[in-house]
RNA sequence: GGCGCAUUCGUCUAGCGGUUAGGACACCGCCCUCUCAAGGCGGAAACGGGGGUUCGACUCCCCCAUGCGCUA
Numbered sequence: 001g002g003c004g005c006a007u008u009c010g011u012c013u014a015g016c017g018g019u020u021a022g023g024a025c026a027c028c029g030c031c032c033u034c035u036c037a038a039g040g041c042g043g044a045a046a047c048g049g050g051g052g053u054u055c056g057a058c059u060c061c062c063c064c065a066u067g068c069g070c071u072a
Base pairs, nucleotide, nucleotide: 001071002070003069004068005067006066007065010025011024012023013022018055027043028042029041030040031039048064049063050062051061052060
C1' cells in the first nucleotide's frame, strides 16, 4: 500500500428501516440489618465524526477516524 472485520451507557453485550435503544456487572438512592455483605425496590447513564438514500436510519450506501486481522 491492498483487502476484510469491528466501533452502542464506566465495562461487557443485544438490537430483521418505525422499540421509551434492552440486559448483566459496576455506580447512586431507598428498604432490610445492631453494622457490613447478601437480598428486594427504584434511579442516572450509550448509538465514533461527516455526508447520502428514505416519509422515517443504531440499522442501508459513501468518505474520514480509531482498533484488530490477512496479504505484499
Molecule: transfer RNA
Organism: Chlorobiota bacterium